RNA sequence: CACCGAAAAGGGUAAACCACGGGUAACCGUGGGGCACAAAGCUACCAUCCUACAGGGAUAGAGGGGCUAUCGAA
Repeated sequence: CACCGAAAAGGGUAAACCACGGGUAACCGUGGGGCACAAAGCUACCAUCCUACAGGGAUAGAGGGGCUAUCGAA
C1' cells in the first nucleotide's frame, strides 16, 4: 500500500412505525423512534423509479462504478 473484519475504543448514521409539514408523483424535510450498517460517508456515471411527457424530477439503506475515511487480530 492492497485485501480482509475477530475483539476492543472514540464516535457516526438511522429502517419500520408515529406526529406535523412539502410534492401531481416517485419521494422528501423536521421531531420522536431504532431495524440494522465498517463506508448505511460523498458522487446520479451505469441502473431503477415518477411525471403535468415539456423537459424535468426522485432514489446513494436494492445493485454496479468513481472518490474519500476510523480502529485492528487472523
Molecule: c-di-GMP-I riboswitch aptamer
Organism: Geobacter sp.